[in-house]
Predicted 3D model of a 266-nucleotide RNA (Bacterial large signal recognition particle RNA) from a Chloroflexota bacterium.
The sequence was found by an Rfam model in a public genome assembly.
NCBI's taxonomy places the organism under Bacteria, Bacillati, Chloroflexota.
Model confidence (mean pLDDT): 77 of 100.
Its Rfam family is "Bacterial large signal recognition particle RNA". The family is grouped with related families in Rfam's "SRP clan".

RNA sequence: CCGUGCUAGGUGGGGAACUAGCGGUGCCCUGUACCCGCAAUCCGCUUCAGCGGGGCUGAAUCCCCUCCCGAGGUCCGGCGUCACGGGUCCUGCGCGCAGCGAACGGCGCUGAUGGUCGGGUCCUGUGCAGCAGCGGCCCGCGAACCCCGUCAGGUCCGGAAGGAAGCAGCGGUAAGCGGUCGUCGUUGGGUGCCGCAGGUCAGCCUGGCCGGAGUCGUGAGCCGCGUUGCGUGUCCGGGAUGUCGCGAUCGACGGAGGGUGCACGG
Numbered sequence: 001c002c003g004u005g006c007u008a009g010g011u012g013g014g015g016a017a018c019u020a021g022c023g024g025u026g027c028c029c030u031g032u033a034c035c036c037g038c039a040a041u042c043c044g045c046u047u048c049a050g051c052g053g054g055g056c057u058g059a060a061u062c063c064c065c066u067c068c069c070g071a072g073g074u075c076c077g078g079c080g081u082c083a084c085g086g087g088u089c090c091u092g093c094g095c096g097c098a099g100c101g102a103a104c105g106g107c108g109c110u111g112a113u114g115g116u117c118g119g120g121u122c123c124u125g126u127g128c129a130g131c132a133g134c135g136g137c138c139c140g141c142g143a144a145c146c147c148c149g150u151c152a153g154g155u156c157c158g159g160a161a162g163g164a165a166g167c168a169g170c171g172g173u174a175a176g177c178g179g180u181c182g183u184c185g186u187u188g189g190g191u192g193c194c195g196c197a198g199g200u201c202a203g204c205c206u207g208g209c210c211g212g213a214g215u216c217g218u219g220a221g222c223c224g225c226g227u228u229g230c231g232u233g234u235c236c237g238g239g240a241u242g243u244c245g246c247g248a249u250c251g252a253c254g255g256a257g258g259g260u261g262c263a264c265g266g
Base pairs, nucleotide, nucleotide: 001266002265003264004263005262006261009057010056011055012030013029014028015027020046021045022044023043024042034054035053036052037051038050063259064258065257066256067255068254072250073249074248075247076245077244078243079242080241081240082239084237085236086235087234090233092230093229094227095226096225097224099222100221103218104217105216106215107214114210115209116208117207118206119205120204121203122199123198124197125196126195127194128192129191131188132187133186134185135184136183137182138179139178140177141176147172148171149170150169155164156163157162
């Protein structure tokens, strides 16, 4: 140096998260690079860090190390955007109140606002009228006897003359009953175009006088105050997202360089 046969190793890798730490399953990136079993309320290990069982490859384009490049991920910071939570009431909006008030319209010298006097409506008392109730008066009926008058008959007293009591009847009345008009009295009221007196915060209607130009309604807008409402703005906080970074970290693929066995035979 060549050939043959073995072994170590390899048979995807990386990131974040999880973990005392290391891997795996799962998620993400790159990408195509064996199989079976276990495994996220986890599975298996212990700094040599998946466990168990098989297949292929196998000393170099393939394994190991270093450097370069750099997909991609994570973290930090700046700026911007989006939405959220909390706060403030400086500010914006809304709402409420008050003031000014253009414009339009109504009334107004046949007299506005205002002032003053009075009346009605309203209230109280009272009077009157009226209505209703009740009572009296009036009329009528109305007592076997215990009301009156007159008392037939009859009865009683008397010698007689004459008297007496007295039922019925008749007449009249009491209690009571009934009745129409009227009259008197009394009680009452959601009665009244009424009278008298008094009262009357306010409202409505109305008349007279003084006075001499506004007044009323709607109301753009302005201004001030308030508000337990909404939030423009603003303050704080973290979140998502985009971008920037001679910020940090890990880093696939790729590239460069270096390193690394055993046995036998020739």